[in-house]
Molecule: transfer RNA
Organism: Nitrospiraceae bacterium
RNA sequence: GCGGAAGUGGCGCAAUGGCGGCGCAGGUGGUUUCCAACCAUCAGGUUGUGGGUUCGACUCCCACCUUCCGCU
Numbered sequence: 001g002c003g004g005a006a007g008u009g010g011c012g013c014a015a016u017g018g019c020g021g022c023g024c025a026g027g028u029g030g031u032u033u034c035c036a037a038c039c040a041u042c043a044g045g046u047u048g049u050g051g052g053u054u055c056g057a058c059u060c061c062c063a064c065c066u067u068c069c070g071c072u
Base pairs, nucleotide, nucleotide: 001071002070003069004068005067006066007065010024011023012022013021018055026042027041028040029039030038048064049063050062051061052060
């Protein structure tokens, strides 16, 4: 330099153009003599950045950034 893959809460992942959820972790309450476990509930996301298409974009297109893999 070329090609490919990926980027979504603190972490690991879903969401095949129409309400962005799940698990773990965290807060609060219940239970327990206490802790753990369990139950209930709450909070936490400008979906890597910037444009474009569309009535509507995490999703499709383009450029860029970062990481990984391969080729030279």